Record summary:
A computed fold for a 73-nucleotide RNA from Castor canadensis, annotated as transfer RNA. The prediction has a mean pLDDT of 81. Its Rfam family is "tRNA". Rfam classes the family as a transfer RNA. The RNAcentral record of the sequence draws on Rfam.
RNA sequence: GGAGGCAUGGCUUAAGUGGUAGAGCGCCUGCCUGGUGAGCAUGAGGCCCUGAGUUCAAAUCCCAGUGCCGCCA
Repeated sequence: GGAGGCAUGGCUUAAGUGGUAGAGCGCCUGCCUGGUGAGCAUGAGGCCCUGAGUUCAAAUCCCAGUGCCGCCA
């Protein structure tokens, strides 16, 4: 230099042909327990990397940018 992939709660990760985002771990609270562990129940926490566009409506489609990952040269 060329062509790609990925970016979603603290961490890991899902979301069919666009319709106001689920899960596991972790965390709060309660129960249980000899016990700040295990188990059970409940709850909080994300408007989806940034900007712009299309659309009645965008995490999802288009464009640009940023970061990370390998591939080719």